[in-house]
Context: one part of a larger RNA
RNA sequence: CCAGCUGGUGAAUGGCUCGGCUCGAGAGCCGAUGAAGGACGUGCCAAGCUGCGAAAAGCUCAUGGGACCCGCAUGGAGGGGAAGAACAUGAGAUAUCCGAAUCGGAAUCCGUUUACAAUUGCCACGCGCAAUAGGGAACUCCCUGAAUUGAAACAUCUCAGUAAGGGAAGGAAAAGAACGCAAUAGCGAUGUCGUCAGUAACCGCGAGUGAACGCGACACAGCCCAAACCGAAGGUCUUCGGACCAAUGUGGUGUUCGGGUUGACAAUCAAUUCUCGACAUUUCAUCUGAAGUCUCCUGGAAUGGAGCGUGAGACAGGGUGACAACCCCGUAAGAUGAGGCAGUACAGAAGGCGUCAAUACCAGAGUAGCAGGGGUCGGAUAUCCUCUGUGAACGACUCAGGCAUCCCCUGAGAAGGCUAAACACUCCUCGAGACCGAUAGCGAACAAGUAGCGUGAGCGAACGCUGAAAAGCACCCCGAGAAGGGCGGUGCAAUAGGGCCUGAAAUCAGUUGGCG
Numbered sequence: 001c002c003a004g005c006u007g008g009u010g011a012a013u014g015g016c017u018c019g020g021c022u023c024g025a026g027a028g029c030c031g032a033u034g035a036a037g038g039a040c041g042u043g044c045c046a047a048g049c050u051g052c053g054a055a056a057a058g059c060u061c062a063u064g065g066g067a068c069c070c071g072c073a074u075g076g077a078g079g080g081g082a083a084g085a086a087c088a089u090g091a092g093a094u095a096u097c098c099g100a101a102u103c104g105g106a107a108u109c110c111g112u113u114u115a116c117a118a119u120u121g122c123c124a125c126g127c128g129c130a131a132u133a134g135g136g137a138a139c140u141c142c143c144u145g146a147a148u149u150g151a152a153a154c155a156u157c158u159c160a161g162u163a164a165g166g167g168a169a170g171g172a173a174a175a176g177a178a179c180g181c182a183a184u185a186g187c188g189a190u191g192u193c194g195u196c197a198g199u200a201a202c203c204g205c206g207a208g209u210g211a212a213c214g215c216g217a218c219a220c221a222g223c224c225c226a227a228a229c230c231g232a233a234g235g236u237c238u239u240c241g242g243a244c245c246a247a248u249g250u251g252g253u254g255u256u257c258g259g260g261u262u263g264a265c266a267a268u269c270a271a272u273u274c275u276c277g278a279c280a281u282u283u284c285a286u287c288u289g290a291a292g293u294c295u296c297c298u299g300g301a302a303u304g305g306a307g308c309g310u311g312a313g314a315c316a317g318g319g320u321g322a323c324a325a326c327c328c329c330g331u332a333a334g335a336u337g338a339g340g341c342a343g344u345a346c347a348g349a350a351g352g353c354g355u356c357a358a359u360a361c362c363a364g365a366g367u368a369g370c371a372g373g374g375g376u377c378g379g380a381u382a383u384c385c386u387c388u389g390u391g392a393a394c395g396a397c398u399c400a401g402g403c404a405u406c407c408c409c410u411g412a413g414a415a416g417g418c419u420a421a422a423c424a425c426u427c428c429u430c431g432a433g434a435c436c437g438a439u440a441g442c443g444a445a446c447a448a449g450u451a452g453c454g455u456g457a458g459c460g461a462a463c464g465c466u467g468a469a470a471a472g473c474a475c476c477c478c479g480a481g482a483a484g485g486g487c488g489g490u491g492c493a494a495u496a497g498g499g500c501c502u503g504a505a506a507u508c509a510g511u512u513g514g515c516g
Base pairs, nucleotide, nucleotide: 001514002513003512004511005510006509007508008507014501015465016464019436020435021433022432023431024430025429026428027426028425029135030134037098038097039096040053041052042051044076045075048072049071059092060091061090062089063088064087068080069079070078103111104110105109112115118132119131120130121129122128139170140168141167142166143165144164150157154204180187181186191218192217193216194215195214201209202208222418223417224416225364229252230251233250234245235244236243237242258362259361260359261358262357263356264355265354272350273349274348275347282339283338284337285336286335287334288333292308293324294307295306296305297304309326310325311315317329318328319327369390370389371388372387373386374385375384397413398412399411400410401409452459453458472500476486477485478484
């Protein structure tokens, strides 16, 4: 120096999984009756997590449950439970301080004394009765609104109405029952998906941007005012005495198949409102739930091998000392209760859905339109919105039909309002996986948004596995020894000895051999 062997160090690999990831289904708001989120407490011993709140790992009741229990957490001490504990579900009680924080102030405390602070509605004018606020992962709508970038530079353009900021609401939101499309034929609210289509169109006609109709699906649902006409016939509160709202119109009628009014006809019915009110599917909780623990062998242990059986509407899965349909929990199937579907369907009640004729009574104005400016859009002269100015008609009328104007034709009635379902998302629950398996998978399988870092905004880890069972090494010896070791014992195994399954490599020591 090389190689081997015996050990050490080290923690790769294999196996495992109380954790993640993705998808599907379900479910979807909380809050002045004080939320979300925190602080501080709370246990016999108590640092952390969890639970709880000075009644403090808990109190009361009901139902289930059942012989054990006093959280993670297996120790010591002590206690509870057949007068039914623990545990589960439901209903109550308690619920410190901060926090919208709301009597005033303040870094979770203090002060005055008892306070709805502020804003808003009603008001018997007394904060008397009420409402709002703040939070929520993403989704929705509205307002405001970039730049990097691309254009191979850059300014229109693009990125993009994106990111970001603000506001509002809900379990969905928004939209929505044509002043719509279409084209000589017709359709018939809205939304979403597929297609139409990278088409029409826009664009320093550069880079790029980019619909709609129609067709095919999902799901389907339609209505109410204002006015004409009638004119108090109405409503809210109540201490049942009344008070208040209301002629600046409560109420009736009525709403595009126009309506009203007048006259004639026909004859109980559509919308709408009210009352009653499900089945089934489904979710959760609880319960019932078949059939070997037979013989021999190996073994520490049988679920293995051999032999003989059994059930199956159950041979999904998990556990049990090795691989179990028949050992245990379950599973298939079924039962009971509660929730949801849903105050939905069905049913019942009230209710003039109508026909004919006459009648020019009504039908949303600084609106429609036009000019100019701006934003936006695929919208080009022909998108939508907005500012300034101007400014109609009145159903015998008006608007639209992608340039303008005129006449027909076709479609439709703006300037008031409501509206379920079908579709978006996933903080949450359940299920599944040709998803990961501890340098992976969430940053986090462990004290995880923890330890640590930063003035701060914020940044942000690592750490899983004894054994079937602790049986977790009594006693003795060496030792300064609560270190470490020996003997010994447990165990199938201790080269399974508490960071302990397997235990590679680099590397270290000892030892054997070879070369020199």